[in-house]
Molecule: transfer RNA
Organism: bacterium
């Protein structure tokens, strides 16, 4: 060089066109319980969809370049 897989909040992660003004789990921060915790419960808590075009009435989701990443090949 060539093909595959992926890239969504601090971290994992779901969703492949229209109630997503985008789930959920960790994490934080509050507070409840407790003698203190610790394990539960509860509220709360980010301008999260890699970047750039294009297509559409409408894209995170389709098309095309480009970053990046993990993986076979050569």
């Nucleotide at each position: 060089g060539g093909c595959c897989a992926g890239g969504u909040a601090g971290c994992c992660a779901a969703g492949u066109a229209g109630c997503c003004u985008a789930a959920g789990g960790c994490g934080a921060g509050g507070g409840a319980c407790u003698g203190c915790a610790a394990a539960u419960c509860c509220c709360u808590u980010a301008u999260a969809c890699g970047c750039g075009g294009g297509u559409g009435c409408a894209a995170a989701u389709c098309c095309c370049g480009c970053c990046c990443u993990g993986g076979c090949c050569u």